[in-house]
Molecule: SAM riboswitch aptamer (S box leader)
Organism: Rossellomorea vietnamensis
RNA sequence: CUCUUAUCAAGAGCGGCGGAGGGAUAGGCCCGAUGAAGCCCGGCAACCUGCAGGAUCAGUCUGUAAAGGUGCCAAUUCCUACAGAUUCCAUGUGGAUCUGGAAGAUAAGGG
Numbered sequence: 001c002u003c004u005u006a007u008c009a010a011g012a013g014c015g016g017c018g019g020a021g022g023g024a025u026a027g028g029c030c031c032g033a034u035g036a037a038g039c040c041c042g043g044c045a046a047c048c049u050g051c052a053g054g055a056u057c058a059g060u061c062u063g064u065a066a067a068g069g070u071g072c073c074a075a076u077u078c079c080u081a082c083a084g085a086u087u088c089c090a091u092g093u094g095g096a097u098c099u100g101g102a103a104g105a106u107a108a109g110g111g
Stems, first nucleotide, its partner, number of pairs: 001111008013041001015040003021031003025081004042073003047069002049065006077103001082100007089092001
């Protein structure tokens, strides 16, 4: 870098350092000196993992723990980005709702 599978509506500090940016991309809309990013501490969760139990030919399921490997800690993945359905009106290059997909993120496994 790429492929496969799973998950993405919950959860997480009024701490220290730091100083202007941040929310993937684009458009929007937001957050930020009542201090952004980043680092440390703290925390959340439970994918891998440990333990207990169950089902199956097998792929697995449930509970529990949180020491280890990751992850995460504004807003649903902040919203929309493509397609379809339904619906509203002042009938438009319009609005709203829903479904699927794409993209993205994270984990585990493979190339």